[in-house]
A computed fold for a 72-nucleotide RNA from Chitinophaga silvatica, annotated as transfer RNA. RNAcentral holds the sequence, with entries from ENA and Rfam. Rfam family: tRNA. Rfam's curators write: Transfer RNA (tRNA) molecules are approximately 80 nucleotides in length. Their secondary structure includes four short double-helical elements and three loops (D, anti-codon, and T loops). Further hydrogen bonds mediate the characteristic L-shaped molecular structure. tRNAs have two regions of fundamental functional importance: the anti-codon, which is responsible for specific mRNA codon recognition, and the 3' end, to which the tRNAs corresponding amino acid is attached (by aminoacyl-tRNA synthetases). tRNAs cope with the degeneracy of the genetic code in two manners: having more than one tRNA (with a specific anti-codon) for a particular amino acid; and 'wobble' base-pairing, i.e. permitting non-standard base-pairing at the 3rd anti-codon position. By type it is a transfer RNA.
Parts: sequence; C1' cells; structure tokens
RNA sequence: UGUUCUGUAGUUCAACGGAUAGAACAACUGUCUACGAAACAGUAAAUACUGGUUCAAUCCCAGUCAGAACAA
Repeated sequence: UGUUCUGUAGUUCAACGGAUAGAACAACUGUCUACGAAACAGUAAAUACUGGUUCAAUCCCAGUCAGAACAA
C1' cells in the first nucleotide's frame, strides 16, 4: 500500500427489515447467615461515528474511525 473480515451492556454471545434490543457471567441492592460464601428475589447497564435506502434499519448501501487476517 492492496484485498477480505469484524465492531451490540464491564466480559462472552444472541437478535426473518417490524418485540419495550435479550441471555449468561460480572457489578449493585435486598432476603437468608453470628459474619461471609452459596442460594433466592430485584436493580442498573449496550447497537463505533456520519449520511443514504425504506412506512420502518442492530440488520441493506456509501464514507469515516478502530481492530484482525492475508498478500506485497
């Protein structure tokens, strides 16, 4: 420098173009306990950015940014 792929809670992953964007682990609060741990109940937390297509975009298209693989 070129080609390809990826980008969603703190982490690992889901989500036919139409659901209040969901699960597990983690975090916090409560119950329990002499105190913790475990268990149970609950709370908060996310679509990289900018445009476009569409009645409707996490999803499709373009650009930008970041990361990875390959080639040179």

The coordinates come from a structure-prediction model, not an experiment, and the mean pLDDT is 81.